[in-house]
Order: sequence, then structure tokens, then C1' cells
RNA sequence: CCAUUACAAAGCCAAACCCGUGGAAACACGGCGACGGAAAGCCAUAGGUCCGAACACCUGAGUUGGGUUGGAUAGCUAGGUUGCAAUA
Repeated sequence: CCAUUACAAAGCCAAACCCGUGGAAACACGGCGACGGAAAGCCAUAGGUCCGAACACCUGAGUUGGGUUGGAUAGCUAGGUUGCAAUA
């Protein structure tokens, strides 16, 4: 440096529910709490999934509906990047 996650050691993160805050919403943040996780550390590049109020555009008879722009998800997949321990 690369690979692996068997055996250990020290640890780490924190799902759902509930409470508070923000948001139109998805959801995020904080607290509680642990479902789980070898990157469940970080990145929204590609795909997927979720939301879709306002502005704008397309469709549309229409104020309905749909689509795009937009937003979210890294604990969906792929990819990039950083890192602890050990060595069957």
C1' cells in the first nucleotide's frame, strides 16, 4: 500500500415510536430510545424511490388533473473520497 471481516480489543453510529422546532410537503435538526450497521463517516455524479406549495414552462375546455423546473433521500443501488482494529 492492497485485500478480507473469521478471531479478539477499544470504541463508534443510531431505525421505528414519542416530544419540541423548521417546512406546503417529503423530510431535516434537537431530545428520548435502540431496529440494526464494518464505513449506518462525507459527497446528490448516474439510476431508483418520495414530496410537489409558490414562480415559470408544456399539456389541458377549465381554477381539476398530468409533466418539467424545484426539493428530499448517502440507513435504496452504483460510483467517488477519508478512516480505527485485527490478520483465520
Source information
This is a predicted structure of an 88-nucleotide RNA (c-di-GMP-I riboswitch aptamer) from an uncultured Methylococcaceae bacterium. Model confidence (mean pLDDT): 83 of 100. The sequence was found by an Rfam model in a public genome assembly. The model forms 84% of the base pairs in the Rfam consensus.